[in-house]
RNA sequence: GCUGCUAUGGCUCAGUCGGCAGAGCACAUCCUUGGUAAGGAUGAGGUCACCGGUUCGAUUCCGGUUAGCAGCU
Numbered sequence: 001g002c003u004g005c006u007a008u009g010g011c012u013c014a015g016u017c018g019g020c021a022g023a024g025c026a027c028a029u030c031c032u033u034g035g036u037a038a039g040g041a042u043g044a045g046g047u048c049a050c051c052g053g054u055u056c057g058a059u060u061c062c063g064g065u066u067a068g069c070a071g072c073u
Stems, first nucleotide, its partner, number of pairs: 001072007010025004019056001027043005049065005
């Protein structure tokens, strides 16, 4: 220098023939207990890496940028 993959809640990850953004763990409150742990109920938490484009509408499609990983030279 070239190519490919990845980027979604605090952490680990789903979600793509474009139409309300989800799970597990963790966290908060409550129930249960003599008290913990375990269990149960409820809840909070996201500019979907960034900048543009297409579209009535983009996490999703297109272009570029950044970061990480891998390969080639």

This is a predicted structure of a 73-nucleotide RNA (transfer RNA) from an Oscillospiraceae bacterium. The coordinates come from a structure-prediction model, not an experiment, and the mean pLDDT is 81. It matches the Rfam family "tRNA". Rfam classes the family as a transfer RNA.